[in-house]
RNA sequence: CCAGGCCGCCGGGCGGCCGCGGCGCACGUCUCGUACGCGCGUCGAGGAAAGUCCGGGCUCCGCGGGACAGGGCGCUGGGUAACUCCCAGGCAGGGUGACUUGACGGAUAGUGCACAGAAACACACCGCCUACCCGGUCGACCACGCUCUUUCUGUGGCGACCGGCGGUAAGGGUGAGAUGGUGCGGUAAGAGCGCACCAGCGGUCGGGUGACCGGCCGGCUGAGCAAACCCCGCCCGGAGCAAGACCAAAUAGGGAGACUGAGGCUUGUCCCGGGCCGUCUCCGGGUAGGUCGCUCGAGGCGGCGGGUAACCGUCGUCCCAGAUGGAUGGUCGCCAACCGAUGCCCCGAGCAAUCGGAGCAUCGCGAACAGAACCCGGCUUACAGGCGGCCUGGCAAA
RNA sequence: GCGCCCGUAGCUCAGCGGAUUAGAGCGCUGCCCUGCGGAGGCAGAGGUCGCAGGUUCAAGUCCUGCCGGGCGCG
Numbered sequence: 001c002c003a004g005g006c007c008g009c010c011g012g013g014c015g016g017c018c019g020c021g022g023c024g025c026a027c028g029u030c031u032c033g034u035a036c037g038c039g040c041g042u043c044g045a046g047g048a049a050a051g052u053c054c055g056g057g058c059u060c061c062g063c064g065g066g067a068c069a070g071g072g073c074g075c076u077g078g079g080u081a082a083c084u085c086c087c088a089g090g091c092a093g094g095g096u097g098a099c100u101u102g103a104c105g106g107a108u109a110g111u112g113c114a115c116a117g118a119a120a121c122a123c124a125c126c127g128c129c130u131a132c133c134c135g136g137u138c139g140a141c142c143a144c145g146c147u148c149u150u151u152c153u154g155u156g157g158c159g160a161c162c163g164g165c166g167g168u169a170a171g172g173g174u175g176a177g178a179u180g181g182u183g184c185g186g187u188a189a190g191a192g193c194g195c196a197c198c199a200g201c202g203g204u205c206g207g208g209u210g211a212c213c214g215g216c217c218g219g220c221u222g223a224g225c226a227a228a229c230c231c232c233g234c235c236c237g238g239a240g241c242a243a244g245a246c247c248a249a250a251u252a253g254g255g256a257g258a259c260u261g262a263g264g265c266u267u268g269u270c271c272c273g274g275g276c277c278g279u280c281u282c283c284g285g286g287u288a289g290g291u292c293g294c295u296c297g298a299g300g301c302g303g304c305g306g307g308u309a310a311c312c313g314u315c316g317u318c319c320c321a322g323a324u325g326g327a328u329g330g331u332c333g334c335c336a337a338c339c340g341a342u343g344c345c346c347c348g349a350g351c352a353a354u355c356g357g358a359g360c361a362u363c364g365c366g367a368a369c370a371g372a373a374c375c376c377g378g379c380u381u382a383c384a385g386g387c388g389g390c391c392u393g394g395c396a397a398a
Numbered sequence: 399g400c401g402c403c404c405g406u407a408g409c410u411c412a413g414c415g416g417a418u419u420a421g422a423g424c425g426c427u428g429c430c431c432u433g434c435g436g437a438g439g440c441a442g443a444g445g446u447c448g449c450a451g452g453u454u455c456a457a458g459u460c461c462u463g464c465c466g467g468g469c470g471c472g
Base pairs, nucleotide, nucleotide: 001394002393003392004391005390006389007388008387009386010385012335013334014333015332016331017330018329020044021043022042023041024040025039027037028036029035030033046369050380051379053378054377055376056375057374058240059239060238061237070236071235072234073233074232075089076088077087078086079085090104091102092101093100094099105231106230110229111228112225113224125172126171127168128167129166133164134163135162136161137160138159139158141157142156143155144154145153180198181197182196183195184194185193199221200220201218202217203216204215205214206213207212244292245291246290247289254283255282256281257280258279259278263277264276265275266274267273299318300317301316302315303314304313305312306311339364340363341362342361343360344359346357347356348355349354399471400470401469402468403467404466405465408424409423410422411421426442427441428440429439430438448464449463450462451461452460
């Protein structure tokens, strides 16, 4: 210098003018509420406020315990209020490396898994073999029987070939996957059948809190899928600030009491009594509306201490939005970083055209994603541009 | 705030307890038929299964995260 990895941070600054919301103080007005207006002071979006994907606080409801169902999670140790999050480690995959990714319990509990293929759970289609057993054909072979001898013929053996019964998972073929892999020996041909190395499994010894790792021994060696059903272990009561609490109109309806005198209706008719319709007073519930919940909190910043770290403890300091049709904006000027264009100058390469790099001046741009609504801890997603630290690989020089 | 569903050809939908080359109707194109057109018959084209990643021998289908659309309750 080029290429890259990890971690952390910023996401404009200053000033003028106008404007908005909360709080405090002061003044003015009236229908005296701390209402309206006005002035001053002070505070006023984010790293994601987003998606609403997890976990908790808070509030109300429910609740004797347990099991089933349903859902979620799943290596080990730690952190935390809690988590499916974070940190550290193990193992596996990727990368030359810094580093990174992983839903990472169980496949001898059971079920299931297309097509092809002989066979996918226990297998022989082609091929290889014929040591053992059975049958057949053949023979310038051997032995024996028959025969005077030879030929012929019979029996047995031997050899070759064919078939059966078989052996074989080394080779071909099918498939994603074919019964540990490679090599040597061995064999009728083969095979962990034997041996060496490697992979796995089991036992044992040692290290580690543990996941796990290492040594030795034993030929012990039938595959995958559980983000298929399932089994095992652990966790989960429901709802959500429109939760919930309080104050409380108008109108209508409800309850209680009183009222007057008369009427109407009704209790089949008449009387008494009762009920409804009426007026007034009181009470309670709910609605509109208002207040609280509401922002001081698992809080921010800094120092020290513990811890590899996540994080924890302690001390000091600070108060930092609370709207409810929903404020945090507009405009102007200056400055800064990056980028682009033009001009000038310098350095390097090259014969040159030209290419690469650095600097200065002018002009332009000066921005992205996005906006609280009960509050936190995470995750995920979006994001113009920029800064810092540590580390890796390559090239060059010293 | 809480919960649920959908995205497959130009349109409307199947397929979603994994397996051949993803289908159907309408539409489109060509040919036949007709004087011409429609209807009819024959043949054919047309697909990033919303996007990205993962699990698996194998993914439209299973899982995760996004994007877009729609619905319900208080």
Molecule: RNase P RNA; transfer RNA
Organism: Chloroflexi bacterium bin125